[in-house]
RNA sequence: GGGCGAGUGGCGGAAUCGGUAGACGCGCUAGACUCAAAAUCUGGUUCCAGCAAUGGAGUGAGGGUUCAAGUCCCUCCUCGCCCA
Numbered sequence: 001g002g003g004c005g006a007g008u009g010g011c012g013g014a015a016u017c018g019g020u021a022g023a024c025g026c027g028c029u030a031g032a033c034u035c036a037a038a039a040u041c042u043g044g045u046u047c048c049a050g051c052a053a054u055g056g057a058g059u060g061a062g063g064g065u066u067c068a069a070g071u072c073c074c075u076c077c078u079c080g081c082c083c084a
Stems, first nucleotide, its partner, number of pairs: 001083007010026003019067001027045006046057004060076005
């Protein structure tokens, strides 16, 4: 230099043919249980605004297509594999 694949909350990892983003698990946190812990069970767990109801933003970055994009297209960035 060329080809292919990947990038989503703190971590792993879902999301059909483009139609509710963050399911599920881990971790963290509060409670229950316990003499105390572990295990187990229950609730909570992206950010911002708001007293709240609720609203807005958010899928590596920036554009494009579309009524609608994590998903399709383009250009970059990072990582991995292969070829030279």